About this RNA: Model confidence (mean pLDDT): 77 of 100. A computed fold for a 383-nucleotide RNA from a Bacteroidales bacterium, annotated as Bacterial RNase P class A. Its Rfam family is "Bacterial RNase P class A". By type it is a ribozyme. The sequence was found by an Rfam model in a public genome assembly. NCBI's taxonomy places the organism under Bacteria, Pseudomonadati, Bacteroidota, Bacteroidia, Bacteroidales.
[in-house]
């Protein structure tokens, strides 16, 4: 340079003319209509996944499920989020005698395998009760041959997991003595677990000494353990007009409680009687609040590895209720394709992606033309 992958910014600006919601002055008016000023859709406004605020109800547990979470620490309203970190795991590269060690990345199924159970296909003797080839065979039985009171050689029986086969993993791993021929059987140096103790770290752990012991793996297999888990959502909820038929019927019910709540579900416990549920049927259905000042935005400073917090100062930046925030022109900036001496000039095109508040905010996951920056990886050129 070019290509992938990851992650993180942007995704248009200005004038001018008309138009539209909100809203404040003014003039008229009597619900309208002039004239000025000022505001007006996002990084995800999606999905509704998760946590809150805010509003009502409800707060009495106990028992069996059910669901989510799960290393440390710190941020934060809070969280299954967000920052540093520990430990594992994979890539790259560099040291190194081998176990290994450093750097850089990207990742995590991150509590428990010593409280049960169960699972590791095919191969392969076996997947934890091991013996297929293969080594050794004293004693004992059997055959053979010989130089015959022995020797040799085979089989039996009987011992072995160090070599070789299988597999992803086969009784810790490497030397070395021993040994019939081997095994941690013993030795030294590692490794793994587990008890102890000794320094570092807030803390997960790190390292080191000692002693005992020696098969892994999977809890995203069931399971154990620990901690939590109130419903509903702005069509929540209030308020003020209106108007009438607290009529008819039919079940239930009144302290022996029907119906509603409490995560589910039982038992309790709370509230409750001109109740509750159902069918026909009658009147009204118009406005106001909630409604945008906030866990707020921007600049700067200080403190911290960071996430973040503090302080000072400046800013007000939608509010609709069928739903407004737009159309055009010119020009700028960009992006594309052309020519052209590389810059650079000039033409012609485009405004392009993914998308549109509806109580509000912190996260998470999706979607996304171009264009920028970070890192890591692969290939090629130079030096």
């Nucleotide at each position: 340079a070019a290509g992938g992958c990851a992650g993180g910014c942007u995704g248009u600006c200005c004038u001018g003319u008309c138009g539209c919601u909100c809203u404040c002055c003014g003039c008229a008016u009597c619900a309208u209509g002039c004239g000025g000023g000022g505001u007006g859709a996002g990084g995800a406004a999606a999905g509704u996944c998760c946590g809150g605020g805010c509003a009502a109800c409800a707060c009495a547990g106990a028992g069996c499920a059910g669901c989510a979470u799960a290393c440390u620490u710190c941020c934060u309203a809070a969280c299954g989020g967000g920052a540093a970190g520990c430990c594992g795991g994979c890539c790259u590269g560099c040291c190194u005698u081998c176990a290994g060690g450093c750097a850089g990345g990207c990742u995590g199924c991150g509590a428990g395998a010593a409280a049960g159970u169960g699972c590791c296909g095919c191969a392969g003797a076996a997947a934890a009760c091991a013996a297929c080839c293969g080594c050794c065979u004293a004693a004992g039985c059997c055959c053979c041959g010989c130089u015959u009171u022995g020797c040799g050689g085979g089989g039996c029986c009987g011992g072995u997991a160090a070599g070789g086969g299988u597999g992803a993993a086969a009784a810790c791993g490497u030397g070395a003595g021993g040994u019939a021929a081997g095994a941690g059987c013993u030795c030294a140096c590692g490794g793994c677990a587990a008890u102890g103790g000794g320094a570092g770290g807030u803390g997960a752990c790190u390292u080191c000494c000692a002693u005992u012991g020696c098969g892994g793996g999977c809890a995203a297999a069931c399971c154990u353990u620990a901690u939590g888990c109130g419903u509903u959502g702005a069509a929540a909820g209030g308020c003020c007009a209106a108007a009438u038929a607290u009529a008819c019927c039919g079940g239930g019910g009144u302290u022996u409680g029907a119906g509603g709540g409490u995560u589910g579900c039982u038992c309790g416990c709370c509230c409750a009687a001109u109740c509750c549920c159902g069918g026909c049927g009658g009147g009204u259905a118009g406005g106001c609040c909630g409604u945008a000042u906030g866990a707020g935005g921007c600049a700067g400073g200080a403190u911290g590895u960071g996430a973040a917090u503090c302080c000072u100062g400046c800013c007000c930046c939608g509010g609709a209720u069928a739903a407004a925030u737009g159309a055009c022109a010119g020009g700028a900036g960009u992006c594309c394709c052309g020519u052209u001496u590389u810059u650079u000039a000039c033409g012609g095109g485009a405004u392009c992606a993914c998308a549109g508040a509806a109580c509000c905010c912190g996260g998470c996951u999706u979607a996304c033309a171009g264009g920028c920056c970070u890192g890591c990886c692969u290939u090629u050129u130079u030096u």